A computed fold for a 76-nucleotide RNA from a Bacilli bacterium, annotated as transfer RNA. The RNAcentral record of the sequence draws on ENA.
Parts: sequence; C1' cells; structure tokens
RNA sequence: GCCGACAUAGCUUAGUUGGUAGAGCAAUUCAUUCGUAAUGAAUAGGUCGUUGGUUCGAUUCCGACUGUCGGCACCA
Repeated sequence: GCCGACAUAGCUUAGUUGGUAGAGCAAUUCAUUCGUAAUGAAUAGGUCGUUGGUUCGAUUCCGACUGUCGGCACCA
C1' cells in the first nucleotide's frame, strides 16, 4: 500500500431482507439474616463508533472518516 471482518448499557454480547433495542454479569433499592454472604423481587442504565446521503421512517441500506483484529504485498 491492497483486501476482509468487527464497533450496540460499566463488561460480555443478541437483534437487523428498514417501523423508534433485549439478555447475562456488574450497579442501586427492598425482602430475608443478630450482621455479612448467598437467595428472591424490583429499578436505573443505550441519541446502536463519528459524519453525510437515500427514505415518510435507518442500529439495519449507501459513501467518507476513526479505531481494533486478520490476511496479502513491499522492504536497501
């Protein structure tokens, strides 16, 4: 330099032939306990990497950019 994959909650991730997003763990509160742990119940937490386009409508389709990973190439 070329090609490909990935980017979603604090962490690990599901979802997508377009119709406004879920789980597990973690967190908070409550119950239980003399107290802690464990257990049970509930709650909160995301403008889906950034930006532009298409569309009535984009996490999803298209372009650019950024980052991570992999492959190939180059290297006196």
Description
It matches the Rfam family "tRNA". It is annotated as a transfer RNA. The source organism's lineage runs through Bacteria, Bacillati, Bacillota and Bacilli.